[in-house]
RNA sequence: AGAGUUUGAUCCUGGCUCAGGAUGAACGCUAGCGGCAGGCUUAACACAUGCAAGUCGAGGGGCAGCAUAAUCUUCGGAUUGAUGGCGACCGGCGCACGGGUGCGUAACGCGUAUGCAACCUACCUGUUACAGGGGGAUAGCCCGGGGAAACUCGGAUUAAUACCCCAUAAUAUUACGAAAUCGCAUGGUUUUGUAAUUAAAACUUCGGUGGUAACAGAUGGGCAUGCGUAAGAUUAGAUAGUUGGUGAGGUAACGGCUCACCAAGUCAACGAUCUUUAGGGGGCCUGAGAGGGUGAACCCCCACACUGGUACUGAGACACGGACCAGACUCCUACGGGAGGCAGCAGUGAGGAAUAUUGGGCAAUGGGCGAGAGCCUGACCCAGCCAUGCCGCGUGAAGGAAGACUGCCUUAUGGGUUGUAAACUUCUUUUAUUUGGGAAUAAACCCGUCUACGUGUAGGCGGCUGAAUGUACCAAAUGAAUAAGCACCGGCUAACUCCGUGCCAGCAGCCGCGGUAAUACGGAGGGUGCAAGCGUUAUCCGGAUUCAUUGGGUUUAAAGGGUGCGUAGGCGGCUUAAUAAGUCAGUGGUGAAAUCCCGGGGCUCAACUCCGGAACUGCCAUUGAUACUGUUAAGCUUGAAUCUAUUUGAAGUGGGCGGAAUACGACAUGUAGCGGUGAAAUGCAUAGAUAUGUCGUAGAACACCGAUUGCGAAGGCAGCUCACUAAGUUAGUAUUGACGCUGAUGCACGAAAGCGUGGGGAGCGAACAGGAUUAGAUACCCUGGUAGUCCACGCCGUAAACGAUGGUCACUCGCUGUUGGCAACACACUGUCAGUGGCUGAGCGAAAGCAUUAAGUGACCCACCUGGGGAGUACGUUCGCAAGAAUGAAACUCAAAGGAAUUGACGGGGGCCCGCACAAGCGGUGGAGCAUGUGGUUUAAUUCGAUGAUACGCGAGGAACCUUACCAGGGCUUAAAUGUAGAAUGACAGGCUGGGAAACCAGCCCUUCUUCGGACAAUCUACAAGGUGCUGCAUGGUUGUCGUCAGCUCGUGCCGUGAGGUGUCGGGUUAAGUCCCAUAACGAGCGCAACCCCUAUUUUCAGUUGCCAUCGGGUAAUGCCGGGGACUCUGGAGAAACUGCCUGCGUAAGCAGAGAGGAAGGUGGGGAUGACGUCAAAUCAUCACGGCCCUUACGUCCUGGGCCACACACGUGCUACAAUGGCCGGUACAGAGGGCAGCUACCCCGCGAGGGGAUGCGAAUCUCAAAAACCGGUCUCAGUUCGGAUCGUAGUCUGCAACUCGACUACGUGAAGCUGGAAUCGCUAGUAAUCGCGCAUCAGCCAUGGCGCGGUGAAUACGUUCCCGGGCCUUGUACACACCGCCCGUCAAGCCAUGGAAGCUGGGGGUACCUGAAGUCGGUGACCGAAAGGAGCUGCCUAGGGUAAAACUAGUGACUGGGGCUAAGUCGUAACAAGGUAGCCGUACCGGAAGGUGCGGCUGGAAUACCU
Repeated sequence: AGAGUUUGAUCCUGGCUCAGGAUGAACGCUAGCGGCAGGCUUAACACAUGCAAGUCGAGGGGCAGCAUAAUCUUCGGAUUGAUGGCGACCGGCGCACGGGUGCGUAACGCGUAUGCAACCUACCUGUUACAGGGGGAUAGCCCGGGGAAACUCGGAUUAAUACCCCAUAAUAUUACGAAAUCGCAUGGUUUUGUAAUUAAAACUUCGGUGGUAACAGAUGGGCAUGCGUAAGAUUAGAUAGUUGGUGAGGUAACGGCUCACCAAGUCAACGAUCUUUAGGGGGCCUGAGAGGGUGAACCCCCACACUGGUACUGAGACACGGACCAGACUCCUACGGGAGGCAGCAGUGAGGAAUAUUGGGCAAUGGGCGAGAGCCUGACCCAGCCAUGCCGCGUGAAGGAAGACUGCCUUAUGGGUUGUAAACUUCUUUUAUUUGGGAAUAAACCCGUCUACGUGUAGGCGGCUGAAUGUACCAAAUGAAUAAGCACCGGCUAACUCCGUGCCAGCAGCCGCGGUAAUACGGAGGGUGCAAGCGUUAUCCGGAUUCAUUGGGUUUAAAGGGUGCGUAGGCGGCUUAAUAAGUCAGUGGUGAAAUCCCGGGGCUCAACUCCGGAACUGCCAUUGAUACUGUUAAGCUUGAAUCUAUUUGAAGUGGGCGGAAUACGACAUGUAGCGGUGAAAUGCAUAGAUAUGUCGUAGAACACCGAUUGCGAAGGCAGCUCACUAAGUUAGUAUUGACGCUGAUGCACGAAAGCGUGGGGAGCGAACAGGAUUAGAUACCCUGGUAGUCCACGCCGUAAACGAUGGUCACUCGCUGUUGGCAACACACUGUCAGUGGCUGAGCGAAAGCAUUAAGUGACCCACCUGGGGAGUACGUUCGCAAGAAUGAAACUCAAAGGAAUUGACGGGGGCCCGCACAAGCGGUGGAGCAUGUGGUUUAAUUCGAUGAUACGCGAGGAACCUUACCAGGGCUUAAAUGUAGAAUGACAGGCUGGGAAACCAGCCCUUCUUCGGACAAUCUACAAGGUGCUGCAUGGUUGUCGUCAGCUCGUGCCGUGAGGUGUCGGGUUAAGUCCCAUAACGAGCGCAACCCCUAUUUUCAGUUGCCAUCGGGUAAUGCCGGGGACUCUGGAGAAACUGCCUGCGUAAGCAGAGAGGAAGGUGGGGAUGACGUCAAAUCAUCACGGCCCUUACGUCCUGGGCCACACACGUGCUACAAUGGCCGGUACAGAGGGCAGCUACCCCGCGAGGGGAUGCGAAUCUCAAAAACCGGUCUCAGUUCGGAUCGUAGUCUGCAACUCGACUACGUGAAGCUGGAAUCGCUAGUAAUCGCGCAUCAGCCAUGGCGCGGUGAAUACGUUCCCGGGCCUUGUACACACCGCCCGUCAAGCCAUGGAAGCUGGGGGUACCUGAAGUCGGUGACCGAAAGGAGCUGCCUAGGGUAAAACUAGUGACUGGGGCUAAGUCGUAACAAGGUAGCCGUACCGGAAGGUGCGGCUGGAAUACCU
């Protein structure tokens, strides 16, 4: 000090979360020791038991119990207060301290600083003075009585340092005076005079102690005051002893503290009152600090003592272990009455996540009493329990590699890791155990003794006293011996692999993991962190500058009030003087100690503790300074205002007037439609509409001018004119002299809609009605139409009331328009002031952008914001006639919501361009029959895969068996094949017989070769099986598609905070990101093109099996033969085409030209070639492969069946429907291929498929082997001489076998079909169309398929508006899984919190009335007392109790309202693109729902056109 998390990515805003520290903690796992500290945070709940406050005989009378002594004794004991002492009692002092707790208290309670001229103070200290005399009681003891007890009553007698009276008396008190002096005031102080009143206690060892009065000190308190001290305004008014005065009472003392009378005040927005919460401080935790949180332990103060009230005693209390009363609770009881108060120390129960021993001791420190010894002391000192915290120590150290074994991982004969770790060797002994030694804390008091002076004090020496404790500590011995866990390992965050699991179980602080290869779950191995602890949970601070004083913001992220006027408040121009409140400096006082910090010291160190210093940032007082602020005084003119003159405007209010249009009415002309729409219909019209003309009536709004204009505070304002009113500007610089700015509360104004009353009502027009559209259409469109819109008066008070930008003042580069003034002769050119626009710089900003009209730089004031939703909702309050407005939460829920910009994708956005994309054509499909594939259905099985384009004559380039994976049945289990090794054998195979459907089983027959090395075969054994089972979403490889579309990127540079951009855009051009020009880009790569193959021309070389012109031979005929290389052809190598040339256009690239030339012309034609990538596209069934699954079966063998089923639907084809044709006859012409289990010439037979012979050819040699065309004939428009399905019969061929289920032939049969609805496909030239031929697979073939080959050989393209697909640029976006996207609301289901609600149940407080204990005070007091005084009675007040009405607050409540959340529910599709009717805001009405419509407003709307 930061990090994670919104996005495809980016920057910003903004919340959530984490890493740190802390705790009086708790929980989980674990645990060796010691030191120091801490330990009921909850029930101020209830408490058994013990202890926690006594002491003094040197105050007193005395003497129960104990001891001693004496005496007596019946030896049991008794007597004597005589002694030590002392229960109970009288009396003194203490009990008001110490200890506990935090209920109450928002207060002079606490803190701090002052004051008391308004006060008290026992014990202690100092000073002065005094203590004379007298009296009567009373407890105890004794006697008697009552009661269960607690206790109590009566009688007699008695003492005091108990009580009373008298005397004396002061610097005491009171009254009346005098003088001096002081103080801010009331007033005080000193001196003094007169009069009156009030004291005392004794004990004694004679030293003293104690007593009384007065003054003073010290200590402790009381009271008052300034300042500080929690939240809520959804608490705004509170108050009757209330505020003040006079007088009296009361108090230690001031005071409404109390009372009588008088006055009517007092407090409050600087927050009274009320409500809620809370002891305050020093401090503690955190933080850089400022702050925030907190108030355990320790210290100070306060309050309380079962709850409430009350006083007594006393120096001090309204009293924790005192009293009285009331109440609740508990206990005892003989039922009549009594007793009690752990928030003291232990302890118990209860509550709770949770907090200890019914311990030891007064040895120390401190306290009470006492002369003292001493007694008391749960204060305190110690010990016990608890890892609760902090600190320290240990669990060993060194060596040791065969890098052991096990474990784990692995690419597995191996390697890695655990790991120098272990074993083993050597060493040490803190700790532990045992044994032994052994402190300090102790010095006093006191005792003894000595010294000094004054028989008491001070000092010296010696002695006594230890709970903790035989503790700390020390020494010796033994022996590595007694001692390691917890959490974590996806990122944040240090640390990784295997197995199991399979959106299950589970994890999780946030993001998020888990759906078969999980470093995220569980286990293991390994590792990381900390360590006697480690994690988790809770809480606080930090990080969070995320409430921002330090130190934030408000155009668009949350956030500027709709606008003005103005009160309080805040802030305020220039000069001079005074003052010294703020401010600054010095000094003094205070700021307790502890704590923190620094320097030292003591425990072996540390924690801990002691000493010293500093600090305590504060408050008060005082002295000084006077720049600034304040205050006072005097002045100034520049801020502000006034005046004079001019001028401007849709500024406001009221009145008058005007024309156009519309509607209606009347009349006239006139006839069949009008109107409306995308198209229609509703509607109007022959009872005369629409249209046209004239006249009249009505209401509302003001075309052109008109504009980026003007005016106004905003809302807003538009025909002309009059009256009244307001404002601004400019000029003059005349007047005042800071009069100013802002502005909480307040007041006024405030579009549209809406409300009330009364008018008005032409047009428009929510609602409503009808017609359309539609799946529906509560809408968009159409026809009508009511409120309303208009006027007057009164309400409402809200809008996207927007510049989404508060007001005022000052300052800060420029360019260019425009409105109104002023100046200079002025229409030119300028200057200046006030407005109003555009562009741009610095600067600012997250960016977009703003930019003298700031969102820049400063000053002042106001308003507002603090994650999204819930919600501008609920409740409360105020306002309103209502609608509603204003103010304005919480529970709960999410980890985001959001702004700007970027790249894509998309748009029923735009521009440009291309493609058989459309158009123009030709031919098809869709209709028929058949073939084939698919779906569906069926089935024992109809194996599996492929499914929009990119599946469907596809995998399959050959399903009768086989194939075959499917089904039924029957068999086999190391297996079907292969290999290696070994053993034994000479067979195996084959044939036959039996069973069987076959496989197979059983039996029989036959039976090796050899160069002797072996080969071969099967059998047995061992090893390695097999799977067309799953996952194409684990994969490789291969393939389809976008698309042969022109794109996809990189390096360096530059721009941008960044994603990213630029390059690759722009202007041209191209088939092309092809090329050119321009250019912050310059280059490059993969693609394009070219290089490759075929084809078109040609040269050359070569010349068999091809060719045959010339020469020769030969035949019925034929390159048949000799020969030849000319030609064709074959196949090698070359040439040729490049916009090269010309003309035109163009800067160029290039384009155009039936151009020239050329076989070919603008990539000549065709092929191969497929960029980065997309579709989790296809394939685990070609193959390969990870993982999973089966193993007498999901393997394998066999027979039969199935893959060929058939109501139906679709795709792809074939054949047709005919005359451009069918049939018959005749005559031609290819290319590319194939061929020995083959192709087969030729001959014979058969109508034919074919058969029988036979020959050539492993093929430029032989062979398969052409059709359309052409010639001739016939048919004549018909279901035909078209068409050939279907069926029958007879055959041929292949094959082990054609039943399911082959092809072909012949004869016969002769179906549908006469050109095909909506729709849809292919093709731009040697193409379409048409004609045949070949090949692969293959025994044969369901081939009409596929792949090739040649023959014949067209038509059309104006063009790019539209459909589809694609490319580039641009625009919008709420999409990024990217429009097959996103997303809204009702309804239905579950869960959660919450509002209302007839009521019900509590709680605290106030008010009124009734009653009223104890008790103070007052009155009385015939009774008691010698007196003082008291009992008794009584008045006021009051705790408590009761009654009543209301308010507040909490819980609950049938029912009810909305809200939130929840993988796959229903209805629609409102929003995001022009979201398909632009959206949104306010308001009103309507509708299942989103929503629709009206009125006004906004741009936070796209596109287009026009203007400027």